This is a predicted structure of a 77-nucleotide RNA (transfer RNA) from a Hadesarchaea archaeon. The RNAcentral record of the sequence draws on ENA. Rfam family: tRNA. Rfam classes the family as a transfer RNA. Model confidence (mean pLDDT): 80 of 100.
RNA sequence: CCCGCGGUAGCUCAAUUUGGAAGAGCGGCCGGCUGUAGACCGGCUGGUUGCUGGUUCAAAUCCGGCCCGCGGGACCA
Numbered sequence: 001c002c003c004g005c006g007g008u009a010g011c012u013c014a015a016u017u018u019g020g021a022a023g024a025g026c027g028g029c030c031g032g033c034u035g036u037a038g039a040c041c042g043g044c045u046g047g048u049u050g051c052u053g054g055u056u057c058a059a060a061u062c063c064g065g066c067c068c069g070c071g072g073g074a075c076c077a
Base pairs, nucleotide, nucleotide: 001073002072003071004070005069006068007067010026011025012024013023020057027045028044029043030042031041032040050066051065052064053063054062
C1' cells in the first nucleotide's frame, strides 16, 4: 500500500438479506421472600447505532471520506 470482516446499552450479541417504531440476555436500582445474603418472584433502568458528509418522505441499514480492531496479501530497497 491492497483486499475481507467487524465497531449498536456498563458487558456479550441481535436487528442490515428486502430502508419503515432500536431489541434480547447478563448487569444496575427498588420492592417481595429470607435471621442476613444468595437463589427465586414482581417492577424500574438502559443508546449521538465509531466520526463526518450525501441520497431519501424516511438511514443502525444505501453511497463517499476518515478513525479504531482482527485476519489475509503485497513490498522488504